[in-house]
RNA sequence: UUAUUGAGAGUUUGAUCCUGGCUCAGGAUGAACGCUGGCGGCGUGCCUAACACAUGCAAGUCGAACGGGGUAUAUAAGCGGAAGUUUACGGAUGGAAGGUUAUAUACUUAGUGGCGGACGGGUGAGUAACGCGUGGGCAACCUGCCCCGUGCCGGGGGAUACCGCCUGGAAACAGGCGCUAAUACCGCAUAAGCGCAUACAGCCGCAUGGGUGUAUGCGGAAAGCUCCGGCGGCACGGGAUGGGCCCGCGCCCGAUUAGCCAGUUGGCGGGGUAACGGCCCACCAAAGCGACGAUCGGUAGCCGGCCUGAGAGGGCGGACGGCCACAUUGGGACUGAGACACGGCCCAAACUCCUACGGGAGGCAGCAGUGGGGAAUAUUGCACAAUGGGGGAAACCCUGAUGCAGCAACGCCGCGUGGGUGAAGGAGCGUUUCGGCGCGUAAAGCCCUGUCAGCGGGGAAGAAGAAAGACGGUACCCGACCAAGAAGCCCCGGCUAACUACGUGCCAGCAGCCGCGGUAAUACGUAGGGGGCGAGCGUUAUCCGGAAUUACUGGGUGUAAAGGGAGCGUAGACGGCGAGGUAAGCCUGAAGUGGAAGCCCGCGGCCCAACCGCGGAACUGCUUUGGGAACUGUUUUGCUGGAGUAUGGGAGGGGUAAGCGGAAUUCCUGGUGUAGCGGUGAAAUGCGUAGAUAUCAGGAGGAACACCGGUGGCGAAGGCGGCUUACUGGACCAUAACUGACGUUGAGGCUCGAAAGCGUGGGGAGCGAACAGGAUUAGAUACCCUGGUAGUCCACGCCGUAAACGAUGAUUACCAGGUGUCGGGUGUCGAAGGACGGCCGGUGCCGCAGCGAACGCAGUAAGUAAUCCACCUGGGGAGUACGUUCGCAAGAAUGAAACUCAAAGGAAUUGACGGGGACCCGCACAAGCGGUGGAGCAUGUGGUUUAAUUCGAAGCAACGCGAAGAACCUUACCCGGCCUUGACAUCCCCUGGACAGCAUAUGUAAUGUAUGUUUCCUUCGGGACCAGGGAGACAGGUGGUGCAUGGUUGUCGUCAGCUCGUGUCGUGAGAUGUUGGGUCAAGUCCCGCAACGAGCGCAACCCCUGCCCCCAGUAGCCAGCAUUUAAGAUGGGCACUCUGGGGGGACUGCCGGGGAUAACCCGGAGGAAGGCGGGGAUGACGUCAAAUCAUCAUGCCCCUUAUGGCCGGGGCUACACACGUGCUACAAUGGCGUAAACAGAGGGAGGCGAGACAGCGAUGUUAAGCGAACCCCAAAAAUAACGUCCCAGUUCGGAUUGCAGCCUGCAACUCGGCUGCAUGAAGCUGGAAUCGCUAGUAAUCGCGGAUCAGAAUGCCGCGGUGAAUACGUUCCCGGGUCUUGUACACACCGCCCGUCACACCAUGGGAGUCGGGAACGCCCGAAGCCGGUGACCGAACCCGAAAGGGGAGGAGCCGUCGAAGGCGGGCCUGGUGACUGGGGUGAAGUCGUAACAAGGUAGCCGUAUCGGAAGGUGCGGCUGGAUCACCUCCUUU
Repeated sequence: UUAUUGAGAGUUUGAUCCUGGCUCAGGAUGAACGCUGGCGGCGUGCCUAACACAUGCAAGUCGAACGGGGUAUAUAAGCGGAAGUUUACGGAUGGAAGGUUAUAUACUUAGUGGCGGACGGGUGAGUAACGCGUGGGCAACCUGCCCCGUGCCGGGGGAUACCGCCUGGAAACAGGCGCUAAUACCGCAUAAGCGCAUACAGCCGCAUGGGUGUAUGCGGAAAGCUCCGGCGGCACGGGAUGGGCCCGCGCCCGAUUAGCCAGUUGGCGGGGUAACGGCCCACCAAAGCGACGAUCGGUAGCCGGCCUGAGAGGGCGGACGGCCACAUUGGGACUGAGACACGGCCCAAACUCCUACGGGAGGCAGCAGUGGGGAAUAUUGCACAAUGGGGGAAACCCUGAUGCAGCAACGCCGCGUGGGUGAAGGAGCGUUUCGGCGCGUAAAGCCCUGUCAGCGGGGAAGAAGAAAGACGGUACCCGACCAAGAAGCCCCGGCUAACUACGUGCCAGCAGCCGCGGUAAUACGUAGGGGGCGAGCGUUAUCCGGAAUUACUGGGUGUAAAGGGAGCGUAGACGGCGAGGUAAGCCUGAAGUGGAAGCCCGCGGCCCAACCGCGGAACUGCUUUGGGAACUGUUUUGCUGGAGUAUGGGAGGGGUAAGCGGAAUUCCUGGUGUAGCGGUGAAAUGCGUAGAUAUCAGGAGGAACACCGGUGGCGAAGGCGGCUUACUGGACCAUAACUGACGUUGAGGCUCGAAAGCGUGGGGAGCGAACAGGAUUAGAUACCCUGGUAGUCCACGCCGUAAACGAUGAUUACCAGGUGUCGGGUGUCGAAGGACGGCCGGUGCCGCAGCGAACGCAGUAAGUAAUCCACCUGGGGAGUACGUUCGCAAGAAUGAAACUCAAAGGAAUUGACGGGGACCCGCACAAGCGGUGGAGCAUGUGGUUUAAUUCGAAGCAACGCGAAGAACCUUACCCGGCCUUGACAUCCCCUGGACAGCAUAUGUAAUGUAUGUUUCCUUCGGGACCAGGGAGACAGGUGGUGCAUGGUUGUCGUCAGCUCGUGUCGUGAGAUGUUGGGUCAAGUCCCGCAACGAGCGCAACCCCUGCCCCCAGUAGCCAGCAUUUAAGAUGGGCACUCUGGGGGGACUGCCGGGGAUAACCCGGAGGAAGGCGGGGAUGACGUCAAAUCAUCAUGCCCCUUAUGGCCGGGGCUACACACGUGCUACAAUGGCGUAAACAGAGGGAGGCGAGACAGCGAUGUUAAGCGAACCCCAAAAAUAACGUCCCAGUUCGGAUUGCAGCCUGCAACUCGGCUGCAUGAAGCUGGAAUCGCUAGUAAUCGCGGAUCAGAAUGCCGCGGUGAAUACGUUCCCGGGUCUUGUACACACCGCCCGUCACACCAUGGGAGUCGGGAACGCCCGAAGCCGGUGACCGAACCCGAAAGGGGAGGAGCCGUCGAAGGCGGGCCUGGUGACUGGGGUGAAGUCGUAACAAGGUAGCCGUAUCGGAAGGUGCGGCUGGAUCACCUCCUUU
């Protein structure tokens, strides 16, 4: 110097914004699990069974307290006598070993005694407590060892263990007798400044009280040992240390625990303790605690700290440190300075062990270790060398404290597994579009280095203090050798960094959330590649974070979850203006404390780091004290503005009670009157000839009060409506006399509280749940109808809920305006009606700022602030269960959990949809004409059949469709036979010179076989080409997937739409433009407009056709001229027709009217044509996973002597049926016959084929012409004319069938067309239903063409004849625009509710049953303390000479208390339980259709009732109801 800091993402939707939950990325751990694992340092390591424990160790020590024992040595005494020496062998001498006694010394130690054992070590069971933390107090206390000070240590006594003897016992151990010592025990003396009592004096304290001094009396200690240095002993005072007690404050959850308590609260007295105290006892009083949460229940050792977090906070309390508690469970005391004592004692209980069965022993939550439990947690190690502890004077002993080592990637930190170079890039693997690309400088190779491990050598510090080091031959250092021994794990769809291939085929599997997988999976599995981290990596669990998702910092409550139904008011919270006091809060200074460690900063030590050391900062707190006085509090005193009172007024469906009134319904009586009435969509039930309905008169009774009547009034809310009276509450205005903050809010509490409902008693007209009947319907427990009981009404008493809503708590203040209306004052003007201003209070609308997710709110806030209360925290389960309170009941209030989901929601947007609305269009309807549906036949399809009846097309938009033409072929199908590099493409090798073709022979169903015949070029090697043979690459596939695709097509729809740029608006999706007013065929145009422009569509440009002109004139034409066979045939001509090129013409240009002066519309003129002239081509963005893999192309998959290829035959042509599309008809507007007329557009060479001839005819024969404005097909037909038929199954109709033929073709059996003759069916105009068409159209008539050998009733074209009708847009269908509702978005063919059935899951009730827990009452009552007694015992003291006596004390006994135990009834709680209740979940179950669009009866709320179910109905309420109309109000012009 410094000690300082905040990130988001995924997921509700078609999209958006918001609300809101779920999930992820981060960090952490005493961890565990999976895969993997080289080294070192520092840490950490039973979280579960406070379960049970074998074995060893964990607390001893002092001989300088004491007696004794033991061992050794020495000395002495006595015993003893060895070896040796000597010998006269008799012995002598010698004195050793050994042993005895004594003394001494050294060592040792069972006992007595002292100190220690209350520390150290473990654990977290219990404890919600003064237990812990923090700060204080003790004048209410103790303190061994240690320190300081003052003084003392005199003199006695009696025992006892050990030991000896004896006894009992298996043992543990016990007992008797006898002996003995002490620093053991006991008197005595002495003594204080010690203790007690009394008296006096003065001092101190917040109180009790404390302290000092004096006097008197009483009480009242000690221990010795010694190495002679010391070490001890006693009393008193002080210190230090350690403790004890008390107090303030703080310390989890539950109120579905609300009341608790009997020594309980206090007092007096006493006992007890070191000490205060109800700690204990007797007596007295009746207190004490509690919503500021007592009591009870659950959970939990507390703290320093640790993790996380920006912080505030949240979670945790393992290691380390402090405190507490506990030591198998429960109780108890003893000893002691200290214990109610982990390795002490007694008792009870459970368990284990020993036993001779009589009794005994034990307590690892000390260190190791074992079993057990568990997902899971270590060695029966070394050492007291260091640090520390106990004892001792010391040496020293003890120390599983501790220091070390071992095991474990359990954590943190460090290091390594090599470095450099090395290819346009090997091999291998993967992939590929086959070119390549990737792994990849990666490897190899070459050159280096040598960490760690391994080997060899050296080798510490740690000891201050002579020796002594467990760690340890460790750290470290040196040397040599070798790239050697050392890499894995997870992930790669998004979040989130990293992609390909194969396999699999909603399977196997993945998954944290969203979600992947149903044949191309970056999501599963494997591989290659890649990403991340790295001796680790993932997973699981838990905590914090993100989460502002409990919001103190820092949230909300109109519609998302959330304002109590309303008022009064208690506690509480908050509170106007001035002054003074005070100082609790508050601010500031100082002091004390906030232990160490930790965190943070700086510096330092191990090579670095982790780790450690030193210093600092911090510890946001508490206490004491000095000061301050603005604010809050408190107190005193004032004030009037808040609030209230008073006086004077007027307004009002405010409330309660009584009385009165008329209209209407119904009923009764009577009259008139007759056949119906009533009711509905239509009906029926019902009423009526016994006289209804209708009508008149009279009467009865109940209920409700038309008009006025009004987003008008009153009330706190619910609510209140005829009139009168009585009683009564509140608000408002004016006045400013009085009080003087009396205020606001309001947990509990109390009161009120629609409808329904309940009780008792009345009443009962109408209405009307239930119920009955009638309808409707598939059903109809409904909607509709006819009846009708409770009820609706009154009185009294309950209930206490509603969409009790403004879905908006109460109060106060402030913040632009405008305009209605109700009540009351007021100013000015006016004669007045009144006009114009202004004030207060209420009630509406519009609107600025602001707010809001938006919608919207906006002085009546949802704005800005303040106070108080209530409430919310994802959806479902569930306002359910249990418990409790209330209620007569119904039920109300309070109010969970398991389980389950990834959402549930709000507002707004774009669509789509509506049995919503408005406008508009279309042969959509209507108006017409003709059909289909009936018949026969043709054709396609379904179905059926079949060996096969190949395949596709499927509402419109498949079905005379692909197919513009299946006898073979086609052909894809079936049967049979045959081929296998193949019928076809490319490449290679060998052989041949042919093959094909032709001819011949032969043979088959077919492909075949045999013979003959015949190449080209050449550099002479060979090549080209072809054939045969061969091998493989490959061919081939109408096999699959149109849901992998291209291309093409259908359809909405020739509908008028679909978009973009910029700007603007909106947080945004998005809107605007494109809406609006007109107009149009049209988003066509005009006008307006926050839009201005633009694109794709529309229209136009193109083609045909209608009029005219110009040019041209053969094969077309012929007006005029000529010829003529009379035919435009010829000459000639190009005027006309026509042909085919070009041009003109039509533009609302002109006039009138309408409209807005516009666009445009209507009418008119002119014109061949008039408002787009007619027709065609042309098909926006897109929709339908629409159609097509069988036109073609094509990815992938599949087949490969077959799913390929060839051939014959068969089939596609089947036939009880059903449907579509057609043809021909049913006839006279016709059929038939005769003869006559008029087109257009086409086609023709393997063709069209004239003419002639033959044939009844199909056709044949022959054959001209024509590649065609030339020739041919070719006749057009309907029509017109004439004739006939005469209404009939016919002279209609032509099916079917027979016979005979013709044509095509290799071939007409299956299976062609045509002709002639004969046959002559159904059918007499077609049910429900349905199709086309708006003008040259429909209808009708024929002609041509494509395909094609042949084979159209189909298709594509052509012309001829040629209508009817359209009032109109209500309805059906389709479409367009605007708007509205929506719970739909796969978009109404949508969504969705409930019962029932099945499976699974959790849960409530449940006869019970089995546990657990804490209390309570009674019984029993161990140990033990205390008390009493104590006849028995009774060394020390007293008396006595003694005997003996006394006596402290004790055993024993009795009593109080007292653990465990027993009995009992309750309480709390868990497991289980036949059966039972609902709930949740579960691709394709049943019944219905309740809700969302007016959801087809608007829905919903409360309540009652009924019903298989959704639900229906009654009563009251709400709009969170669409639509239409009316009224009122507001705004704009």